[in-house]
The RNA shown here (c-di-AMP riboswitch aptamer (ydaO/yuaA leader)) has 140 nucleotides and comes from Paenibacillus allorhizosphaerae.
Its mean pLDDT, the model's own confidence on a scale to 100, is 76.
It matches the Rfam family "c-di-AMP riboswitch aptamer (ydaO/yuaA leader)". Rfam describes the family as follows. This family represents a conserved RNA structure found upstream of the ydaO and yuaA genes in Bacillus subtilis and related genes in other bacteria. Its family is annotated with regulation of gene expression and cyclic-di-AMP binding in the Gene Ontology.
């Protein structure tokens, strides 16, 4: 001097998951802002059947294979959907390059929805690397 691993700090990403305050042995309770779910009027639906319904971007179509009547998995294409610090912030548009399209909850049962009720505050990742172009608003 390189890899390789692990720990702390900053600085960051997805995500509503953040910050403060009080007692307190551990922890716990509260409040702010964030985000969710029920819940009138009007409006909307309005039969049977296959049940239906929330969080979430995370759905629909189709080729091939295996199996083979079919469902299912499994590998690729397509549409739509979401995300990504060139540097003061924070937004939005356009193109371009990458990646993702999953978990799970309720428990026959919820349309929208003002007062009103109640709930959550997670979990997981990246780091010298990492693409331009135009516009709005603010701060120095």
């Nucleotide at each position: 001097a390189a890899u390789u691993g692990a720990a702390u700090a900053a600085c960051g990403c997805u995500g509503a998951a953040u910050u403060u305050u009080c007692u307190u042995u551990a922890a716990g309770a509260a409040a702010a802002a964030c985000g969710g779910g029920g819940g009138a009027c009007c409006c909307g639906a309005c039969u049977a059947c296959c049940g239906g319904g929330g969080u979430g971007a995370a759905u629909c179509c189709u080729a091939u294979g295996c199996c083979a009547u079919a469902a299912g998995c499994a590998u690729g294409g397509g549409a739509a959907g979401g995300g990504u610090a060139c540097g003061c912030u924070u937004c939005u548009c356009a193109c371009a390059a990458c990646c993702c399209u999953a978990a799970u909850c309720c428990g026959a049962c919820a349309g929208c929805u003002a007062a009103c009720c109640u709930c959550g505050u997670a979990a997981g990742c990246g780091u010298u690397u990492c693409g331009u172009g135009a516009g709005a608003a603010g701060g120095u």